[in-house]
């Protein structure tokens, strides 16, 4: 130095749910709360996937319905970027 196998300490984040605010909604911010997370840090303008449908378009014309992302999810997957601890 590389490879293989494998610990610990101290920190960190925070699902559901509740309150409150923003939003048409999906969802998000903040406070509480912990199901989990070794990248549950960033990237949605790298790719796939999912959610919503305000606006738009078609059909309807007793109030609707179908499609649509430029809205959203990084705690769905792959990739990219960056980073903490670390004994034998």
């Nucleotide at each position: 130095a590389a490879u293989u196998a494998u610990a610990a300490u101290u920190a960190g984040c925070a699902a559901a749910c509740c309150g409150c605010c923003g939003g048409a909604a999906a969802c998000g911010a903040c406070g509480g709360g912990a199901c989990g997370c070794a990248a549950a840090g960033c990237u949605a303008a790298g790719g796939g996937g999912g959610c919503u449908a305000a606006g738009g378009u078609g059909c309807a014309a007793g109030g609707g319905u179908a499609c649509u992302a430029a809205g959203c999810c990084a705690g769905c997957c792959c990739g990219g970027c960056c980073g903490c601890c670390g004994g034998a």
c-di-GMP-I riboswitch aptamer, 88 nucleotides, folded computationally. Its Rfam family is "c-di-GMP-I riboswitch aptamer". About the family: GEMM was predicted in a large-scale screen for bacterial structured RNA regulatory elements.